[in-house]
RNAcentral holds the full RNA, with entries from ENA, Greengenes and SILVA.
The part of an RNA shown here (small-subunit ribosomal RNA, 3' major domain) has 482 nucleotides and comes from an uncultured bacterium.
The coordinates come from a structure-prediction model, not an experiment, and the mean pLDDT is 86.
Its Rfam family is "Bacterial small subunit ribosomal RNA".

Context: one part of a larger RNA
RNA sequence: UGACGGGGCCCGCACAAGCGGUGGAGUAUGUGGUUUAAUUCGACGCAACGCGCAGAACCUUACCCAGCCUUGACAUCCUGGGAACCUUCGUGAAAGCGAGGGGUGCCAUCGCAAGAUGGAGCCCAGAGACAGGUGCUGCAUGGCUGUCGUCAGCUCGUGUCGUGAGAUGUUCGGUUAAGUCCGGCAACGAGCGCAACCCCUGUCGUUAGUUGCCAUCGCGUAAAGGCGGGCACUCUAGCGAGACUCCCGGUGUCAAACCGGCGGAAGAUGGGGACGACGUCAAGUCCUCAUGGCCCUUAUGGCUGGGGCUACACACGUACUACAAUGGCGACUACAAAGGGUAGCAAGACUGCGAAGUGGAGCCAAUCCCAAAAAGGUCGCCUCAGUUCGGAUUGCACUCUGCAACUCGGGUGCAUGAAGUUGGAAUCGCUAGUAAUCGCGGAUCAGCAUGCCGCGGUGAAUACGUUCCCGGGCCUUGUACA
Repeated sequence: UGACGGGGCCCGCACAAGCGGUGGAGUAUGUGGUUUAAUUCGACGCAACGCGCAGAACCUUACCCAGCCUUGACAUCCUGGGAACCUUCGUGAAAGCGAGGGGUGCCAUCGCAAGAUGGAGCCCAGAGACAGGUGCUGCAUGGCUGUCGUCAGCUCGUGUCGUGAGAUGUUCGGUUAAGUCCGGCAACGAGCGCAACCCCUGUCGUUAGUUGCCAUCGCGUAAAGGCGGGCACUCUAGCGAGACUCCCGGUGUCAAACCGGCGGAAGAUGGGGACGACGUCAAGUCCUCAUGGCCCUUAUGGCUGGGGCUACACACGUACUACAAUGGCGACUACAAAGGGUAGCAAGACUGCGAAGUGGAGCCAAUCCCAAAAAGGUCGCCUCAGUUCGGAUUGCACUCUGCAACUCGGGUGCAUGAAGUUGGAAUCGCUAGUAAUCGCGGAUCAGCAUGCCGCGGUGAAUACGUUCCCGGGCCUUGUACA
């Protein structure tokens, strides 16, 4: 000087106060274990376990089995031949192996022409330099990332003090979300962080008015911005205004600041996002990529067919659906936002109980489509039951994607109707448009979502307080630890 233990001060959904869960059931998914020819590999307290995977039927694929290739699927160079390219046959599961047919472009030179020679590109054969490796080492590395933690800290120059390590500054009194600011002080300044500058959102103005909008006027309709017209309003999206403790009162050291108030759409950082200091964990990643070293080279490289990653006594994590009446079912009826669409989204119509099919208007989209929002509202049935709750499982029949749904996809109809009556010890999330609940969209993607990333609708309860648990910051003290 630090680390740790004690003490003081102070924070954080840390506890408390509340609301909803997990732990019990069924299923989905990841992991351990076991099994297997293989069940590829990585990730392991927080910070591994719906994680890498934002799509494992083939492909992916790195694993296993079998059949094949050896200058190789890919790059550069050399020699020989041929344009490229198209096509047939045998064998085979394919890859591969073997045999054959058709076919002559571009540029330059020579030539009357036929053609010849050379060259670029491409193909085949051959030789060797080399290619190739998701093989090992994340404890050789770059880059990227997680984490403490959006915690308020981490340092430097000069000066001063100390033999020195080092201290001071950064401590102290207040204050703040903040090393934020003020005052004081052997310190005076400065840098990286904090804050602000950036984006979204909340109010207003202005510019603009189609594809958006419709108050006034007219046309028109069963209805309809459907039409003329208009740009007021809504909206869209560019520019600007607005909030700064500015004003008033009180407290305070005449300070910083705090409390109350006026005005205001908004008040003390308005709400949210992006943004992560010096460093810690030899944290994670050599399987994104890059890269040192080591290793393989007729194989640890490459191609193909099939299988596996989907196994199943069991154990754990994360979710979904429930156990019902604040509910289930039926009929009718409202109100979103944000997105996506040409190898695409697809309306009306017709067929089918339905998944879907036929067909195709319109739309490269503020124009058309996906598209119905759902919870909600109104009416009706069910009356507490393993039920009109719950939907697992299984049978049959279909449908869609795709070369192909056996291993191993999604969906539909009919039938079947399991466990489950609120969950032990324990444990998680959340402080407001939040939790809870309801639906909608997107990426990936041929197909496949209870996952992920977004969007809006409805919309709470509680916080006395900081004794205690956990994590963190500052000061101080002890130490046989570094």